[in-house]
This is a predicted structure of a 145-nucleotide part of an RNA (small-subunit ribosomal RNA, 3' minor domain) from a Pseudomonadota bacterium.
It matches the Rfam family "Bacterial small subunit ribosomal RNA". Rfam links the family to the GO terms ribosome and structural constituent of ribosome.
Its mean pLDDT, the model's own confidence on a scale to 100, is 80.
Context: one part of a larger RNA
RNA sequence: CACCGCCCGUCACACCAUGAGAGUCUGCAACACCCGAAGUCAGUAGUUUAACCGCAAGGAGAGCGCUGCCGAAGGUGGGGCCGAUGAUUGGGGUGAAGUCGUAACAAGGUAGCCGUAUCGGAAGGUGCGGCUGGAUCACCUCCUU
Numbered sequence: 001c002a003c004c005g006c007c008c009g010u011c012a013c014a015c016c017a018u019g020a021g022a023g024u025c026u027g028c029a030a031c032a033c034c035c036g037a038a039g040u041c042a043g044u045a046g047u048u049u050a051a052c053c054g055c056a057a058g059g060a061g062a063g064c065g066c067u068g069c070c071g072a073a074g075g076u077g078g079g080g081c082c083g084a085u086g087a088u089u090g091g092g093g094u095g096a097a098g099u100c101g102u103a104a105c106a107a108g109g110u111a112g113c114c115g116u117a118u119c120g121g122a123a124g125g126u127g128c129g130g131c132u133g134g135a136u137c138a139c140c141u142c143c144u145u
Stems, first nucleotide, its partner, number of pairs: 003108001005105001008101002011098001013095004018090003023085003027081002031077004039070001041068004046064004052059002111132009
C1' cells in the first nucleotide's frame, strides 16, 4: 500500500498447554487397631550355681527361665497430600491460507457503549434502565477574540 480500507464471531484443519472426568496405578507423611524381635528396666512361685558367709545343711549374691512396661519391622483399616494415566468433554492460545455471514470503526448505512432479561448458525437481535466517550439542525447559558 490510506474504504477495493479496517475489522468481529461461529465453523473446518493442524499443533500447544490447560480445566472437568467413571476410574486405574505409583509415591509420601500421619492416625487407629493387631502382632511384637533384640534390648534396657521392673517383678518373680521355678531352676542352676566356682570365688563371699558357714564345719555342714544352708544363706547371700549371680546366671537361666517366666511375667510385665517400653519397643523396630510386619499386618489390617479408613481418610489426607503429591504425581502419572483415563473413554469422553469444556473453553484457551498460535497458525500461511479456508467456510458462513458483516457486528464494530464515517450518522458504518438501525448512533455506539454499559447493566440486565430473553432469543438466534455466528458475529449478534430485541425489551427495560443508564451513559455520551454521538453526527446533523435549531434554541438557551457561559467563556475567549